A computed fold for a 350-nucleotide part of an RNA from a metagenome, annotated as small-subunit ribosomal RNA, central domain.
Its mean pLDDT, the model's own confidence on a scale to 100, is 90.

[in-house]
Context: one part of a larger RNA
RNA sequence: CUGGGCGUAAAGGGUGCGUAGGCGGCCUUUCAAGUCGGAUGUGAAAUGUCCCGGCUCAACCGGGGACCUGCGUCCGAUACUGUUGGGCUUGAGUACAGGAUGAGAGAGCGGAAUUCCCAGUGUAGCGGUGAAAUGCGUAGAUAUUGGGAGGAACACCGGUGGCGAAAGCGGCUCUCUGGCCUGAAACUGACGCUGAGGCACGAAAGCUAGGGUAGCAAACGGGAUUAGAUACCCCGGUAGUCCUAGCCGUAAACGAUGGGCACUAGGUGUAGGAGGUAUCGACCCCCUCUGUGCCGGAGCUAACGCAUUAAGUGCCCCGCCUGGGGAGUACGGUCGCAAGACUGAAACUC
Numbered sequence: 001c002u003g004g005g006c007g008u009a010a011a012g013g014g015u016g017c018g019u020a021g022g023c024g025g026c027c028u029u030u031c032a033a034g035u036c037g038g039a040u041g042u043g044a045a046a047u048g049u050c051c052c053g054g055c056u057c058a059a060c061c062g063g064g065g066a067c068c069u070g071c072g073u074c075c076g077a078u079a080c081u082g083u084u085g086g087g088c089u090u091g092a093g094u095a096c097a098g099g100a101u102g103a104g105a106g107a108g109c110g111g112a113a114u115u116c117c118c119a120g121u122g123u124a125g126c127g128g129u130g131a132a133a134u135g136c137g138u139a140g141a142u143a144u145u146g147g148g149a150g151g152a153a154c155a156c157c158g159g160u161g162g163c164g165a166a167a168g169c170g171g172c173u174c175u176c177u178g179g180c181c182u183g184a185a186a187c188u189g190a191c192g193c194u195g196a197g198g199c200a201c202g203a204a205a206g207c208u209a210g211g212g213u214a215g216c217a218a219a220c221g222g223g224a225u226u227a228g229a230u231a232c233c234c235c236g237g238u239a240g241u242c243c244u245a246g247c248c249g250u251a252a253a254c255g256a257u258g259g260g261c262a263c264u265a266g267g268u269g270u271a272g273g274a275g276g277u278a279u280c281g282a283c284c285c286c287c288u289c290u291g292u293g294c295c296g297g298a299g300c301u302a303a304c305g306c307a308u309u310a311a312g313u314g315c316c317c318c319g320c321c322u323g324g325g326g327a328g329u330a331c332g333g334u335c336g337c338a339a340g341a342c343u344g345a346a347a348c349u350c
Stems, first nucleotide, its partner, number of pairs: 003322004007304002012318001014201004021194003025088004031082001033081002035077008049065006091191001092188003096183004103177007110154001115149007125136002162169002206247006215241002220236004258317006266295008275286002299306002323350003332343004
């Protein structure tokens, strides 16, 4: 030394599917690879170590023992791991009966509002601000009424309420597609968990080509403010925001908390389902499964806090951290049209 960690100190991969690998339920059988016991061979000598001895002592040297923790072979053991065969149903899955849902894709439809256009009424202002000005308006604006066009987004319902792996998803209808929950237990019979690589998905911004453009609005122009004002405020306004096809692959992609399984006091709200009780029936009440919140005990924690949705107690698998700066930089590589992304140092310095 054989490590300790990852909510906030450095550290959970943005998310899923899945390859190799790692790990894996109950009973029984076979083998005996791992494992354990015995025997034997080998493990050179020297060194080291223990005892004895030789130089007057020691260093040094000689003799003997133990050790060399290992490996090979043989014999044996079979609990556990593994292997072989057989069986099981509780893990997992299938079928069945119900159920909730802004989950995804495509098509169609709707109303409110903004803007613009046409027409009517109407006249001198409107707009905007802390106050103003730029701006708009007698070529008739603002206001108001009717008609039309177009794009984008869907008020109320709406809820720490629902769905989704995450990103994310909200007007209505239809079509196609995915997942989830509950019940009863018919079927399969460990078919499972995780997952290096890999593949797929992945907000916004950005990029390519084509379309679209109402509102908003980087850049930009103007007006103010100010010492200045490359800002905050105001008037305009182009990319963009929208659609189709294709890239990009990032984020405070956050619960700053990877996934799975099991176990460990409760209280209370809410969403979906089942059962019981009750009732004419529906509520109410009780119990239970799944999700989502709050409070709180043991325990944990540096504290804050977490606390059956664990940050508690354990097991399995993956990712990641190892003082600050230099630096997520340089170089190289891979990817990308580019922007850049991923991988990712060192000198030096404190």